[in-house]
Context: one part of a larger RNA
RNA sequence: GAUUGAACGCUGGCGGCAUGCUUUACACAUGCAAGUCGAACGGAAACGAUAGUAGCUUGCUACUAGGCGUCGAGUGGCGGACGGGUGAGUAAUGUAUCGGAACAUAUCCGCGAGAGGGGGAUAACAUAGCGAAAGCUAUGCUAAUAUACCGCAUAUUCUCUGAGGAGGAAAGGUGGGGAUCUUAGGACCUGCCGUUCACGGAGUGGCCGAUAUCGGAUUAGCUAGUAGGUGAGGUAAAAGCUCACCUAGGCGACGAUCCGUAGCUGGUCUGAGAGGACGACCAGCCACACUGGGACUGAGACACGGCCCAGACUCCUACGGGAGGCAGCAGUGGGGAAUUUUGGACAAUGGGCGAAAGCCUGAUCCAGCAAUACCGCGUGUGUGAAGAAGGCCUGCGGGUUGUAAAGCACUUUCAGCUGUGAGGAAAAGCACUUGGUUAAUACCUGGGUGUCUUGACGUUAACAGCAGAAGAAGCACCGGCUAACUACGUGCCAGCAGCCGCGGUAAUACGAAGGGUGCAAGCGUUAAUC
Numbered sequence: 001g002a003u004u005g006a007a008c009g010c011u012g013g014c015g016g017c018a019u020g021c022u023u024u025a026c027a028c029a030u031g032c033a034a035g036u037c038g039a040a041c042g043g044a045a046a047c048g049a050u051a052g053u054a055g056c057u058u059g060c061u062a063c064u065a066g067g068c069g070u071c072g073a074g075u076g077g078c079g080g081a082c083g084g085g086u087g088a089g090u091a092a093u094g095u096a097u098c099g100g101a102a103c104a105u106a107u108c109c110g111c112g113a114g115a116g117g118g119g120g121a122u123a124a125c126a127u128a129g130c131g132a133a134a135g136c137u138a139u140g141c142u143a144a145u146a147u148a149c150c151g152c153a154u155a156u157u158c159u160c161u162g163a164g165g166a167g168g169a170a171a172g173g174u175g176g177g178g179a180u181c182u183u184a185g186g187a188c189c190u191g192c193c194g195u196u197c198a199c200g201g202a203g204u205g206g207c208c209g210a211u212a213u214c215g216g217a218u219u220a221g222c223u224a225g226u227a228g229g230u231g232a233g234g235u236a237a238a239a240g241c242u243c244a245c246c247u248a249g250g251c252g253a254c255g256a257u258c259c260g261u262a263g264c265u266g267g268u269c270u271g272a273g274a275g276g277a278c279g280a281c282c283a284g285c286c287a288c289a290c291u292g293g294g295a296c297u298g299a300g301a302c303a304c305g306g307c308c309c310a311g312a313c314u315c316c317u318a319c320g321g322g323a324g325g326c327a328g329c330a331g332u333g334g335g336g337a338a339u340u341u342u343g344g345a346c347a348a349u350g351g352g353c354g355a356a357a358g359c360c361u362g363a364u365c366c367a368g369c370a371a372u373a374c375c376g377c378g379u380g381u382g383u384g385a386a387g388a389a390g391g392c393c394u395g396c397g398g399g400u401u402g403u404a405a406a407g408c409a410c411u412u413u414c415a416g417c418u419g420u421g422a423g424g425a426a427a428a429g430c431a432c433u434u435g436g437u438u439a440a441u442a443c444c445u446g447g448g449u450g451u452c453u454u455g456a457c458g459u460u461a462a463c464a465g466c467a468g469a470a471g472a473a474g475c476a477c478c479g480g481c482u483a484a485c486u487a488c489g490u491g492c493c494a495g496c497a498g499c500c501g502c503g504g505u506a507a508u509a510c511g512a513a514g515g516g517u518g519c520a521a522g523c524g525u526u527a528a529u530c
Base pairs, nucleotide, nucleotide: 001530002529003528004527006526007525008524009523010522013377014376015375016374018372019370020369021335026333027332028331030330031329032328035078036077037076040075041074043071044070047069048068050065051064052063053062054061055060056059085288086287087286094213095212096211097210098209099208100207103205104204105203108201109200110199112197113196114195116152118150119149125140126139127138128137129136130135158167159166160165172193173192174191175190176189177188180187181186214260215259216258221251222250223249226248227247228246229245230244231243232242233241263285264284265283266282267278268277269276270275290311291310292309293308294307313324314323315322316321341367343366344365345364349363350361351360352359353358380410381409382408383407390401391400392399393398414471416466417465418464419463420462424457429451430450431449432448433447434446435445436444474519475518476517477516478515479500480499481498485514486513488511489510495502496501
């Protein structure tokens, strides 16, 4: 000099844009953060509409009707493995770069083949019981053609094989409809969604290798599943991954092992560079989710807001037993020099579910707080010598503050008040038209045109008008380094100080004053890095 996720002191007008627990991976009150689908299903607790019945205070109460708008609880599907947080652990099961072969893949895309015929349960519910509660048990209905579950048939392909053969699937839902049939439910045709088995793709993930990746030798030897083989098991998959047997190997001064420290990278800061230091925010990867262990489900987890066991802690309890996990967003206590609101909205972007409408979304977009950083603007402009008054200095003549003020003439940025008012909004919906599909001018759907709406921010940005210099300057320093000096007070005292050093009676170095210098909504100090 540059820099910072900074803090402290004094001061503080506005806006833009970013950032904001670096410490206790300490403990957490409260609310919210993952649901959705009735177009899979049995159904109907609540609300509403409608209809009926009864009572009547003649517009209200009660009851009935799943038939209808919907829908609590339940079965079922998909999603809770993403998104969000943190950096404890980890010096290599990590990361970065470059390669590899023995794999998996829900949703999506392409392509091929299929979806025939049966069955038995269970939740909800009812009854009974236990319990303070959390919750649980028994029996029954089983109610259904359940997209739940299990067989049979079939198998282009697929798996196993001793190559003869053997094994292995499936589910329906919802729109529309001219003939024909009909038990009047439908069959049948057709659109869309869903479903089964293969094959391929895309993207994603698992695995292996090489090289690189902090300090310590006052850590020199380490290692028995250890190193390799055969066989078996196991996995989606290679492999001592696991096991039996056999061999006795393997690593190490090119630093093994041990100890300490640490998430890694793109990058950031600095520097002419080479380097050095760091890894906040943003992006990629990894690890973790009260501590330790374990598996279940699933395409995917050994799963932050899932389960089980153990432990510590907190809470409830009728003492028998139960409940919980903010390193999600806010917020609280604690620690600390130190770090924000228990805000708004799903309008946009994105995600989950859904055919869609839509619902959910503390992701996200916004607002609030903080001069925490960076950037921009303002706090007036011109004129004005009687060089006013006052202050300070003085050699008492004057000098300086100083065109500074006052006065005169202007301007109105920003803030204030009033009004106008973009853009972030494209869709979806509706109507018409034209293609696709189809037996079809239904339905569904692609394109076009028109129309109608959807904004948290928001009193938006921007613009116009109004009034008036009106509301807006401080901080540090002045011995040398280092820009800027005088008088007074003090008297080795009080004090200053980054280094040299100042102060013991004329201190440009202490204190305060006048003046000056430097930066400026900041200025200094401290800490840290180059």
Predicted 3D model of a 530-nucleotide part of an RNA (small-subunit ribosomal RNA, 5' domain) from an uncultured prokaryote. The RNAcentral record of the full RNA draws on ENA. Its Rfam family is "Bacterial small subunit ribosomal RNA". The coordinates come from a structure-prediction model, not an experiment, and the mean pLDDT is 84.